The prediction has a mean pLDDT of 76.
A computed fold for a 115-nucleotide RNA from an Opitutaceae bacterium, annotated as TPP riboswitch aptamer (THI element).
Its Rfam family is "TPP riboswitch aptamer (THI element)". The family has 115 seed sequences and 16,130 matches in Rfam 15.1. About the family: Vitamin B(1) in its active form thiamin pyrophosphate (TPP) is an essential coenzyme that is synthesised by coupling of pyrimidine and thiazole moieties in bacteria. The previously detected thiamin-regulatory element, thi box was extended, resulting in a new, highly conserved RNA secondary structure, the THI element, which is widely distributed in eubacteria and also occurs in some archaea. Analysis of operon structures identified a large number of new candidate thiamin-regulated genes, mostly transporters, in various prokaryotic organisms. The THI element is a riboswitch that directly binds to TPP to regulate gene expression through a variety of mechanisms in archaea, bacteria and eukaryotes. through a variety of mechanisms in archaea, bacteria and eukaryotes. Tandem TPP riboswitches have been reported where both TPP riboswitches respond independently to TPP. The structure of TPP riboswitch has been reported for Escherichia coli and Arabidopsis thaliana.
The organism belongs to Opitutaceae, within Bacteria.
[in-house]
RNA sequence: GCUUGCCUGUAGGGGUGCCCUCCGCGGAGGGCUGAGAUUGCGGCACGAUUCGGCCGCUCGACCCUUCGAACCUGAAACGGAUCAUGCCGACGAAGGAAACAGCAGGCGCCGCGAA
Numbered sequence: 001g002c003u004u005g006c007c008u009g010u011a012g013g014g015g016u017g018c019c020c021u022c023c024g025c026g027g028a029g030g031g032c033u034g035a036g037a038u039u040g041c042g043g044c045a046c047g048a049u050u051c052g053g054c055c056g057c058u059c060g061a062c063c064c065u066u067c068g069a070a071c072c073u074g075a076a077a078c079g080g081a082u083c084a085u086g087c088c089g090a091c092g093a094a095g096g097a098a099a100c101a102g103c104a105g106g107c108g109c110c111g112c113g114a115a
């Protein structure tokens, strides 16, 4: 100097969906995918052949951080599967996206010294 690491520290980024049943007043339980579907609070909306929704903040776990498909957009799009859903594929050499320091291993180069 190059390279490897599911290593360390600090800092930062991100998502939290779909379905069913019971229950009855603002709940409970279960199922699917996944690394992850958490806790609490507040605001707004809605009203029984109905509805249990939306938004914000918060807590926790988890994942990711430029070597960046964590995640967002395109997308209320396309193909397939499903009771249903980014469930799978494709889109994707697309457009964006949060970093610095250290440690360890491997390989190589240069200089100096000793024999």
Base pairs, nucleotide, nucleotide: 001107002106003105004104005103007102008101009100010099011065012064013063014062017032018031019030020029021028022027023052024051026046040057041056042055043054044053071096072095073094078089079088080087